This is a predicted structure of a 71-nucleotide RNA (transfer RNA) from a Parcubacteria group bacterium. Rfam family: tRNA. Rfam classes the family as a transfer RNA. About the family: Transfer RNA (tRNA) molecules are approximately 80 nucleotides in length.
RNA sequence: GCCCUCGUAACUCAUUGGUAGAGUGCUGGUUUGAAAAGCCAGAUGAGUUGGUUUAAUUCCAACCGAGGGCA
Numbered sequence: 001g002c003c004c005u006c007g008u009a010a011c012u013c014a015u016u017g018g019u020a021g022a023g024u025g026c027u028g029g030u031u032u033g034a035a036a037a038g039c040c041a042g043a044u045g046a047g048u049u050g051g052u053u054u055a056a057u058u059c060c061a062a063c064c065g066a067g068g069g070c071a
Stems, first nucleotide, its partner, number of pairs: 001070007010024004026042005047063005
């Protein structure tokens, strides 16, 4: 330099056109003499900017970042 893959919650991963969910973690409540465990509730979100579409996490382009291959 060229090519490929990936980027979603604090972490690990789903969802792949109709507006995003699980496990763990976090916060509050319940329980306990106190704590842990259990149970209930809650907060936290699609790398950025454009484009297509009635509608985009999803399709397209560029950029940013991570990993890999070739030279």

The source organism's lineage runs through Bacteria and Bacteria candidate phyla. The coordinates come from a structure-prediction model, not an experiment, and the mean pLDDT is 81.